Small-subunit ribosomal RNA, 3' major domain from an uncultured bacterium, 466 nucleotides, folded computationally. Model confidence (mean pLDDT): 82 of 100.
[in-house]
Context: one part of a larger RNA
RNA sequence: UGACGGGGACCCGCACAAGCAGCGGAGCGUGUGGUUUAAUUCGAUGCAACGCGAAGAACCUUACCAGGGCUUGACAUGUAGUCGCACCGCCCGUAAUGGGGCGUGCCCUUCACGGGGACGGCUGCACAGGUGCUGCAUGGCUGUCGUCAGCUCGUGUCGUGAGAUGUUGGGUUAAGUCCCGCAACGAGCGCAACCCCCAUGAGUAGUUACAGGUUUCUAUUCAGACUGCCACUCUCAAAGUGGAGGAAGGUGGGGAUGACGUCAAGUCAGCACGGCCCUUACGUCCUGGGCGACACACACGCUACAAUGGCCGAGACAACGAGUCGCCAACCCGCGAGGGGGAGCCAAUCUCAGCAAACUCGGUCUCAGUUCAGAUUGCAGGCUGCAACCCGCCUGCAUGAAGUGGGAGUUGCUAGUAACCGUGAGUCAGCACAUCAACGGUGAAUACGUUCCCGGGUCUUGUACA
Numbered sequence: 001u002g003a004c005g006g007g008g009a010c011c012c013g014c015a016c017a018a019g020c021a022g023c024g025g026a027g028c029g030u031g032u033g034g035u036u037u038a039a040u041u042c043g044a045u046g047c048a049a050c051g052c053g054a055a056g057a058a059c060c061u062u063a064c065c066a067g068g069g070c071u072u073g074a075c076a077u078g079u080a081g082u083c084g085c086a087c088c089g090c091c092c093g094u095a096a097u098g099g100g101g102c103g104u105g106c107c108c109u110u111c112a113c114g115g116g117g118a119c120g121g122c123u124g125c126a127c128a129g130g131u132g133c134u135g136c137a138u139g140g141c142u143g144u145c146g147u148c149a150g151c152u153c154g155u156g157u158c159g160u161g162a163g164a165u166g167u168u169g170g171g172u173u174a175a176g177u178c179c180c181g182c183a184a185c186g187a188g189c190g191c192a193a194c195c196c197c198c199a200u201g202a203g204u205a206g207u208u209a210c211a212g213g214u215u216u217c218u219a220u221u222c223a224g225a226c227u228g229c230c231a232c233u234c235u236c237a238a239a240g241u242g243g244a245g246g247a248a249g250g251u252g253g254g255g256a257u258g259a260c261g262u263c264a265a266g267u268c269a270g271c272a273c274g275g276c277c278c279u280u281a282c283g284u285c286c287u288g289g290g291c292g293a294c295a296c297a298c299a300c301g302c303u304a305c306a307a308u309g310g311c312c313g314a315g316a317c318a319a320c321g322a323g324u325c326g327c328c329a330a331c332c333c334g335c336g337a338g339g340g341g342g343a344g345c346c347a348a349u350c351u352c353a354g355c356a357a358a359c360u361c362g363g364u365c366u367c368a369g370u371u372c373a374g375a376u377u378g379c380a381g382g383c384u385g386c387a388a389c390c391c392g393c394c395u396g397c398a399u400g401a402a403g404u405g406g407g408a409g410u411u412g413c414u415a416g417u418a419a420c421c422g423u424g425a426g427u428c429a430g431c432a433c434a435u436c437a438a439c440g441g442u443g444a445a446u447a448c449g450u451u452c453c454c455g456g457g458u459c460u461u462g463u464a465c466a
Base pairs, nucleotide, nucleotide: 001466002465003463004462005461007460008459009458010457011456012455013454015450016449019413020412021411022410023409026303027302028301029300030299031298032297033296034294035293042053043052064289065288066287067286068285069284070283073127077126078125079124080123081122082121083120084119088103089102090101091100092099106117107116108115109114129278130277132276133275134274138272139271140267141266142265143263145261150189151188152187153186154185155184156165157164158163169180170179171178195255196254197253198252200223201222202221203220204219205218206217226249229243230242231241232240233239305406309365310364311363312362313361314360315359321352322351323350326345327344331340332339333338372403377398378397379396380395381394382393383392419442420441421440422439423438
């Protein structure tokens, strides 16, 4: 000087407390451990691994396993020799790739023969190739403390020196924010502001929006909020408390933005890259299997256990989005999934989609393992796709399991938030999406306070630690 303390003082945070909804019990989904396996590919492991890489494992993907092939190779560049093919179509054969055969048949030049070039086959040589190892050799990127308020430097001064001072102190703030004081005076990276969205108004412009006007909507440009004004408090400083006006008030609400550093944190399997290793195989191609196993354990979710409800009928209101290998209207068929049909749309125009659901009104059920709940299973179908056995999704009929509110413990959340409700999108042929990332609809309770638990910041104190 730091770090640490079941030392002290002060301060902050959904940290506790006050509340609301959960998880932990059940069934199912997903991930992980374990076990099993020919293989169940690999990585991630306290917070900060476990719906994580994976924004889509039937084949492919795919890296794993079994079997069958290839060896200048699936892919790149160069070079030597030799042949004439390339390319397209067809046939034989195979589980499939590989393999064998047939037909057509490139450009320049020349009358023609021929020559040259491109391209390809074969034989060689250099080389390719490796999701093989090392994240403790690395770059880049990322997580985390933490959007916490800190981390430093120049000059000066003090100290023999390591260092200190500044950065401490008194106030104040979300903030090393600002003020006052001070052997310091300044400065940098952070904070804040500058950026984007939302909330109000004005101007302008309007098609595809609206519907006849001081409108809505969309686009664009401005205005507006600054403790600016008033009162009080304070060192009459910074600031705080209350008020006015205002759409909005003291950071208006969100987002983006992550200092010096820490964890030899994560990633050699995104990519790049040093070193090591393999080279008729640790490369590469194909078929089939596996990544989907299942005494079990954990993590995160979904659905429930019902009457603030289930079912039936009628009625109402969104926003963000996506669409030509696409979205697919009207109409017809089907109980339905879906099929037919073909209009429009490269989209403020058409379609998904009259887009919603919770909601409202009427009826029924009457407290039961039920008209709750829907797992599981059987049969019959639909769709995608070369192909749904392993191993897809959906529909109809039948079946109708556990579950009557969950032990110890534990999580999220302070307002348009929690909770509840549905909707688009990404990946994508299809889908295991109950995911993820967005969008709107309905819309609470509580906060006395800082003693305690957890994490963090500042000062101080002790130390056998560095």